[in-house]
C1' cells in the first nucleotide's frame, strides 16, 4: 500500500428497506417490606461521522474515523 470483516442505551444481544429501535442485565425512582441486595411498577439511556439512493435507511451505495482478519 490491497482485500475482507466488524461499529446500536454504562454491558451483552435483536431489529425483511415499513407504523413509535426490541430483549435481558445494569442505572434512577416509586410501590411492597421489619430491612432490601428479593418481589412489583414506571422512568431515563442508543443506530461511529459526512453525503448520496429511496416515497421510507440501523440496513444500500461512496468517502473518512476506528477494531480485527488476510494478503505483500
Nucleotide at each position: 500500500g490491497c482485500u475482507c470483516u466488524c461499529g446500536u442505551g454504562g454491558u451483552g444481544u435483536a431489529a425483511u428497506g415499513g407504523a413509535u429501535a426490541a430483549c435481558a442485565c445494569g442505572u434512577c425512582a416509586g410501590c411492597c417490606u421489619c430491612c432490601g441486595g428479593a418481589g412489583c411498577u414506571g422512568a431515563a439511556a442508543a443506530u461511529g461521522g459526512c453525503u448520496g439512493u429511496u416515497c421510507g435507511a440501523a440496513u444500500c451505495a461512496g468517502c473518512c474515523c476506528g477494531g480485527g482478519a488476510g494478503c505483500a